[in-house]
RNA sequence: AAUAGUCUUCGGGGAGUGGUGAAAUUCCCUACCGGCGGUGACAGCCCGCGACUUCCGCAUAUUGUGGAACUGAAUCGGUGAAAUCCCGAUGCCGACGGUAAAAGUCCGGAUGGUAGAAGGCGCUG
Numbered sequence: 001a002a003u004a005g006u007c008u009u010c011g012g013g014g015a016g017u018g019g020u021g022a023a024a025u026u027c028c029c030u031a032c033c034g035g036c037g038g039u040g041a042c043a044g045c046c047c048g049c050g051a052c053u054u055c056c057g058c059a060u061a062u063u064g065u066g067g068a069a070c071u072g073a074a075u076c077g078g079u080g081a082a083a084u085c086c087c088g089a090u091g092c093c094g095a096c097g098g099u100a101a102a103a104g105u106c107c108g109g110a111u112g113g114u115a116g117a118a119g120g121c122g123c124u125g
Stems, first nucleotide, its partner, number of pairs: 001124001005121006015030002018028002031105002033094002035049004044092002053069007074090005096108003
């Protein structure tokens, strides 16, 4: 310098003392939140990945691992060499199960898993 392998650590935020009601942090009102990598420039809504669910294969089979399916949402104006990423305006989206009543924000699977980030050891030149 580069990079097989291996190990360690880290790795998701957010509601109210309002209204209605027998009952709602679920409805209404108002408010709040935004994982990871990429992209000429900083992104919840541009591209891709991950989480949930279902199916299939493999193995050392209560579990692990690989693959497939499924998988939400944005426009206009401005600046600029360059922005669906910045600034301004207006808007939109958010798994599954539970619940005295329908949940992005409560409880639960989850002290879990994961995209990935950082670092150690180490192979090679």
This is a predicted structure of a 125-nucleotide RNA (FMN riboswitch aptamer (RFN element)) from a bacterium. Of the family's consensus pairs, 100% are formed in the model. The prediction has a mean pLDDT of 80. It matches the Rfam family "FMN riboswitch aptamer (RFN element)". About the family: The RFN element is a highly conserved domain that is found frequently in the 5'-untranslated regions of prokaryotic mRNAs that encode for flavin mononucleotide (FMN) biosynthesis and transport proteins.